[in-house]
RNA sequence: UUGUCGCUGACGGGAGAAUCCGGGGCCCCGCGCCCCGGUGCCGAAGGAGCAACCGCCCCGGUAAACUCUCAGGCCCCUGAACCGCCGGCGGCAA
Numbered sequence: 001u002u003g004u005c006g007c008u009g010a011c012g013g014g015a016g017a018a019u020c021c022g023g024g025g026c027c028c029c030g031c032g033c034c035c036c037g038g039u040g041c042c043g044a045a046g047g048a049g050c051a052a053c054c055g056c057c058c059c060g061g062u063a064a065a066c067u068c069u070c071a072g073g074c075c076c077c078u079g080a081a082c083c084g085c086c087g088g089c090g091g092c093a094a
Base pairs, nucleotide, nucleotide: 001094002093003092004091005090006089007088008087009086011084012083013082018039020038021037022036023035024034025033026032040074041073042072046070047068048067049066053061054060055059
């Protein structure tokens, strides 16, 4: 210097599901917003679970976008796994 892996930052893209019911509050007293409770719903923050396979085979290791919904979410905004691109740090290789 180049490549690759991991972590991280910025930018772009980024789905799904009741603007439900009741109570209270705020207010420009309105169709709005917030909080609490109830029921229904969603899966792509996070978290948890398992197969094949492997092992020292009692048992254990080990995945997900699958499953569970603890958490989170259900007007918009925000958030958002993942993808692209540009950097920073570290490991490995040439």
Glycine riboswitch aptamer from a Paracoccaceae bacterium, 94 nucleotides, folded computationally. The model forms 90% of the base pairs in the Rfam consensus. Its mean pLDDT, the model's own confidence on a scale to 100, is 78.